[in-house]
RNA sequence: CGAGAGGCUGGGACAGUCGCUCCGCGGAGGCCCUCGGGUCGAUCGCGGGGAGGAAAGUCCGGGCUCCGCGAGCCAGGGUGGUUGCUAACGGCAACCGGUCGCAAGGCCAGGGAAAGUGCAACAGAGAGAAGACCGCCUACCCCGUCGAGUCCGCUCGACGGGCGGCAAGGGUGAAACGGUGCGGUAAGAGCGCACCAGCGUCCUCGGUGACGGGGACGGCUCGGUAAACCCCACCCGGAGAAAGGCCGAAUAGGGAAGGCUUCUUGGCGCCGGCUCGCGUCCAUGCCUUCCGGGUUGGCCGUUCGAGGCGAGUGGUGACACUCGCCCCAGAGAAAUGACUGUCGCUCACGCCUUCGGGCACGAGUACAGGACCCGGCUUACAAGGCCUCUCGCGCC
RNA sequence: CCUCCCGUAGCUCAGUGGCAGAGCGGCGGUCUUAUAAGCCGAUGGUCGCGGGUUCGAUUCCCGCCGAGAGGA
Numbered sequence: 001c002g003a004g005a006g007g008c009u010g011g012g013a014c015a016g017u018c019g020c021u022c023c024g025c026g027g028a029g030g031c032c033c034u035c036g037g038g039u040c041g042a043u044c045g046c047g048g049g050g051a052g053g054a055a056a057g058u059c060c061g062g063g064c065u066c067c068g069c070g071a072g073c074c075a076g077g078g079u080g081g082u083u084g085c086u087a088a089c090g091g092c093a094a095c096c097g098g099u100c101g102c103a104a105g106g107c108c109a110g111g112g113a114a115a116g117u118g119c120a121a122c123a124g125a126g127a128g129a130a131g132a133c134c135g136c137c138u139a140c141c142c143c144g145u146c147g148a149g150u151c152c153g154c155u156c157g158a159c160g161g162g163c164g165g166c167a168a169g170g171g172u173g174a175a176a177c178g179g180u181g182c183g184g185u186a187a188g189a190g191c192g193c194a195c196c197a198g199c200g201u202c203c204u205c206g207g208u209g210a211c212g213g214g215g216a217c218g219g220c221u222c223g224g225u226a227a228a229c230c231c232c233a234c235c236c237g238g239a240g241a242a243a244g245g246c247c248g249a250a251u252a253g254g255g256a257a258g259g260c261u262u263c264u265u266g267g268c269g270c271c272g273g274c275u276c277g278c279g280u281c282c283a284u285g286c287c288u289u290c291c292g293g294g295u296u297g298g299c300c301g302u303u304c305g306a307g308g309c310g311a312g313u314g315g316u317g318a319c320a321c322u323c324g325c326c327c328c329a330g331a332g333a334a335a336u337g338a339c340u341g342u343c344g345c346u347c348a349c350g351c352c353u354u355c356g357g358g359c360a361c362g363a364g365u366a367c368a369g370g371a372c373c374c375g376g377c378u379u380a381c382a383a384g385g386c387c388u389c390u391c392g393c394g395c396c
Numbered sequence: 397c398c399u400c401c402c403g404u405a406g407c408u409c410a411g412u413g414g415c416a417g418a419g420c421g422g423c424g425g426u427c428u429u430a431u432a433a434g435c436c437g438a439u440g441g442u443c444g445c446g447g448g449u450u451c452g453a454u455u456c457c458c459g460c461c462g463a464g465a466g467g468a
Stems, first nucleotide, its partner, number of pairs: 001392009012343007020050007029040004052367001056378002059376005064240004069277006076236005081095005096110001097108004111231002116229002118225002133170002135166003141162009178196006197221002199218008244300004254291007262283001266281003307326008344365004350359003397467004402462002406420004414451001423437004444460005
């Protein structure tokens, strides 16, 4: 210098004009009044706060709240190498294995297919412990033709066919029942042997573990698919801020409490079914007493939190602990904006250059916005900037 | 704010691992003096988009995009 890999960052500043929202203080003024005050406060003044790295999608996980509580089985859903981190996770870290890449590194729903069931179109002989189309073979058996021999019973040889044998080769396919060599054979074949590959069983060494190294034995060669049913292990009770709580004048529907009746081998109860324990005595009918409906009502929940920033310590790391500092939207269908100017930051073209850069003009300055909160993932994002590493080429 | 469903031809919908279909519409032909109906024929597809699993994906899984429904 070229080509790449991984990660981090960045998401404009100031001024003017016109505005928006919330809080506090003041406040003209309105209302009430027991004349002390209380309450509201349009407009106005002052002070302060006012979106994000993704606030988004709502895809996971948790907090919080209610369903009275705890446990088990079934059903249903999810996850799936190992060890850790964490409040938890389908997240993250480190490692293992596979695969792609020369490499830095990338990707992997990465348990089980010798539990069982299913599926594999077309092609092909055959698609699961299968199969013989072409091909190879004539050792055995049978037939035919020809030749030779003959003791006329047949025998031998050649060729062709049948019955058969084989799975080496060809061919089909995404996938075809290990590979190479030698032996063996009629031809062949793990049929036998040697080496290699894989699998299984056992032993051993290293590692917490996934797994890795080594050895012995077995011809064992058993294919694919579980993001097909299924099996195994682990996790999950359900609902969600329209959760949920409080307040509010009067009538009805309705609701609550108490009494009596019935029920006690009972009813109710974690919002799919069942069971056990605990709890409770509901419900029906009648009587008595009390409360009251609705509203895009008001207030709370609601923002100090697994919070942010900095330093130190421990750890390979995710992260944890300790110390210090900080308070940072919270309102209602919902505010943080618009224009102008100057300056940043880039890009393209042009000019100048002391090669560091400078000047002028034009263009760009995104994606997008809280609605209970937090941890992740995913997706969107203008022009850029920085760090580390790999490969190649050149120079010193 | 929460929950759920859908996306296949111009329109309405089937198809749920193995060559993407039906009805209507549109086009051409036939019939008719002409039109409609009828009959015949051909045409028409990014199966919303992008990845993954699989020999093979409209179908199974994941992520986006679009459109809709319900909840005091």
Molecule: RNase P RNA; transfer RNA
Organism: Planctomycetota bacterium